The RNA shown here (SAM riboswitch aptamer (S box leader)) has 118 nucleotides and comes from Spirosoma terrae.
RNA sequence: UGCUUAUCAAGAAAGACGGAGGGAAUGGACCCUGUGAUGUCUUGGCAACCAGCCGCUUACCCUAAAAGACGGAAAAGGUGCCGCGUUCCACCCCAAUUCAUAAGGGGACAGAUAAGUU
Numbered sequence: 001u002g003c004u005u006a007u008c009a010a011g012a013a014a015g016a017c018g019g020a021g022g023g024a025a026u027g028g029a030c031c032c033u034g035u036g037a038u039g040u041c042u043u044g045g046c047a048a049c050c051a052g053c054c055g056c057u058u059a060c061c062c063u064a065a066a067a068g069a070c071g072g073a074a075a076a077g078g079u080g081c082c083g084c085g086u087u088c089c090a091c092c093c094c095a096a097u098u099c100a101u102a103a104g105g106g107g108a109c110a111g112a113u114a115a116g117u118u
Base pairs, nucleotide, nucleotide: 002117003116004115005114006113007112008111013043014042015041016040017039021032022031023030026090027089028088029087044082045081046080049078050077053072054071055070056068057067058066086110091107092106093105094104
């Protein structure tokens, strides 16, 4: 860097540095921002994805190993996250309405994170 799988409406901010735009990319909308954002660092916090732990289950019985769309505790291990739903819309389908739009639901694409793999 690419690929695969899972998840993405919940949750969680203070200080210091810094000094102009920022919310991934394109367009639009809506927001944040000199009452100092975005970013970096420190501290604090949120959250069970992975590992580890306990239990349960897995062809008649027992044991062990192993496994699991299983449950639990755990944030002293590995990551991640802490404005707005991935901030919202864009492409397709469904439903409804309309002169024509917009507002609803589902999916695709893109993205983020984790795990595995090249």
Its mean pLDDT, the model's own confidence on a scale to 100, is 79.